Record summary: The RNA shown here (transfer RNA) has 74 nucleotides and comes from candidate division WOR-1 bacterium RIFOXYA12_FULL_36_13. The same sequence occurs in records of 5 taxa. The RNAcentral record of the sequence draws on ENA. Model confidence (mean pLDDT): 80 of 100.
[in-house]
RNA sequence: GUCCCCGUAGCUCAACCGGAUAGAGCAACAGAUUUCUAAUCUGUAGGCUGGAGGUUCGAUUCCUCUCGGGGACG
Numbered sequence: 001g002u003c004c005c006c007g008u009a010g011c012u013c014a015a016c017c018g019g020a021u022a023g024a025g026c027a028a029c030a031g032a033u034u035u036c037u038a039a040u041c042u043g044u045a046g047g048c049u050g051g052a053g054g055u056u057c058g059a060u061u062c063c064u065c066u067c068g069g070g071g072a073c074g
Base pairs, nucleotide, nucleotide: 001073002072003071004070005069006068007067010026011025012024013023019057028044029043030042031041032040050066051065052064053063054062
């Protein structure tokens, strides 16, 4: 330098060919249970999907540029 993959909640990951309120587990917080803790059960909060544009009635998903991480070739 060229090409490929990844980036979504504090962490690990879903979201199938674009479709309407972006979910799960763990963690956090509150409550129940318990003499207390742990465990268990119930609930709550937490995201503008790395960033900026574009296409579209509609974008996590498609296109362009860019940032970060990993890999292949030279």
The source organism's lineage runs through Bacteria, Bacillati and Candidatus Saganbacteria. It matches the Rfam family "tRNA". By type it is a transfer RNA.